[in-house]
Context: one part of a larger RNA
RNA sequence: AUAAGCAUUGUUAAGGAACUCGGCAAAUUGGCCCCGUACGUUCGCAAUAAGGGGCGCUUGAGAGAUCAAGCCGCAGUGAAAUGGCCCAAGCAACUGUUUACCAAAAACACAGGUCUCUGCUAAAUCGAAAGAUGAAGUAUAGGGGCUGACGCCUGCCCAGUGCUGGAAGGUUACGGGGAUUCGUUAGCGCAAGCUAAGCGAUGAACUUAAGCCCCAGUAAACGGCGGCCGUAACUAUAACGGUCCUAAGGUAGCGAAAUUCCUUGUCAGGUAAGUUCUGACCCGCACGAAUGGCGUAAUGAUUUGGGCGCUGUCUCAACAAUGCAUCCG
Numbered sequence: 001a002u003a004a005g006c007a008u009u010g011u012u013a014a015g016g017a018a019c020u021c022g023g024c025a026a027a028u029u030g031g032c033c034c035c036g037u038a039c040g041u042u043c044g045c046a047a048u049a050a051g052g053g054g055c056g057c058u059u060g061a062g063a064g065a066u067c068a069a070g071c072c073g074c075a076g077u078g079a080a081a082u083g084g085c086c087c088a089a090g091c092a093a094c095u096g097u098u099u100a101c102c103a104a105a106a107a108c109a110c111a112g113g114u115c116u117c118u119g120c121u122a123a124a125u126c127g128a129a130a131g132a133u134g135a136a137g138u139a140u141a142g143g144g145g146c147u148g149a150c151g152c153c154u155g156c157c158c159a160g161u162g163c164u165g166g167a168a169g170g171u172u173a174c175g176g177g178g179a180u181u182c183g184u185u186a187g188c189g190c191a192a193g194c195u196a197a198g199c200g201a202u203g204a205a206c207u208u209a210a211g212c213c214c215c216a217g218u219a220a221a222c223g224g225c226g227g228c229c230g231u232a233a234c235u236a237u238a239a240c241g242g243u244c245c246u247a248a249g250g251u252a253g254c255g256a257a258a259u260u261c262c263u264u265g266u267c268a269g270g271u272a273a274g275u276u277c278u279g280a281c282c283c284g285c286a287c288g289a290a291u292g293g294c295g296u297a298a299u300g301a302u303u304u305g306g307g308c309g310c311u312g313u314c315u316c317a318a319c320a321a322u323g324c325a326u327c328c329g
Stems, first nucleotide, its partner, number of pairs: 005324008014315002018313001023310001031055005040045001042149001056071006084308007091300002096108002112147007124133003150295004155225003160222002162218005169213003175207002181201004187194002226244005253287001254284001265281005
């Protein structure tokens, strides 16, 4: 503020997710002892897996632990707290960290991997400097970048950009160098004018570093990893061939994927019915190998799909208690 209700808590016939984006919320489970325990696995785990039984009282036996029989039924433990479970996928190995006050995650970190810099007055960083950190360390160390346990691996391209190395040639600054020309005028000349020395101005050749051009190397540096046409005894397809272009034309593995537009692709599974899910296929609009690729036990207030149990989420609502409101004083 609204309404004659609202909120919190509790219980509920029959059904049991029909609710809903979604089981959100609630309910179930929960302790101790005994039995029992699958797939998978890095052999540690998974695991309290799952699942089942017992717990009180009486009588009897026994030294006791305990055992046997029976009984009770709002049973037992506990009385504050105190797991629902299972199956299948995605992501991240894990414990950890984070947007104080809308995001806890698949983001960050991580051990591990690798590249690179650094020989000590180290590199790097702060500071006009002194000085300090690095470090009272010394390459099994320290700084920076990327990746991110573990397993199997990590293909081709150095043309461009970057970095590293090279130094013959080209280009190239200051500086060095000082030619030439000009101004001035003692002098010469009838004049026009010429002109030594000095002084002033100008400033050519030549010489001259790094860099750039150039030559190599380097991709766990930034990055990149094609097109068209034809061809097999049905058809289809193309192991095969031709051709153009490129620095090189995407290898292994994976694939409608956290990536697939067309798309609810097609087939199979699950349902009576499945745009989601799982397994395949491959026509990858526009996966792909440390901006890592593919697997992976364990872990997760992670994301997705399914099942059992459970329930007022619902069919469909009812009742009760308390607080507020309301009413009376």